[in-house]
Molecule: c-di-GMP-I riboswitch aptamer
Organism: Candidatus Methylomirabilota bacterium
RNA sequence: UCCCGAUAACGGCAAACCCGUCGCGAGGCGGGGACGCAAAGCCACGGGUCAGGCGACGAGCCUGAUAGCCGGGUUACCGAA
Numbered sequence: 001u002c003c004c005g006a007u008a009a010c011g012g013c014a015a016a017c018c019c020g021u022c023g024c025g026a027g028g029c030g031g032g033g034a035c036g037c038a039a040a041g042c043c044a045c046g047g048g049u050c051a052g053g054c055g056a057c058g059a060g061c062c063u064g065a066u067a068g069c070c071g072g073g074u075u076a077c078c079g080a081a
Base pairs, nucleotide, nucleotide: 004079005078012037013036017032018031019030020029021028022027035068041074042073043072045071046070047069048066049065050064051063052062053061054060
């Protein structure tokens, strides 16, 4: 350094749900709240899922959402085995 990841340390993030707000919607953001997380940091590149539209209700196409669905890329704290 890479792999790896502990009932370790310093810290971090924050599901459901509730309130507010934005959006047609999936969902985003802020506050509360913790189910969990070693990348639950970042990137929609591949697949999946979800929403809106087109299409004929099909095949499919377009636009969007999801990084806490998986893969991939990239950066990073700590250091037992």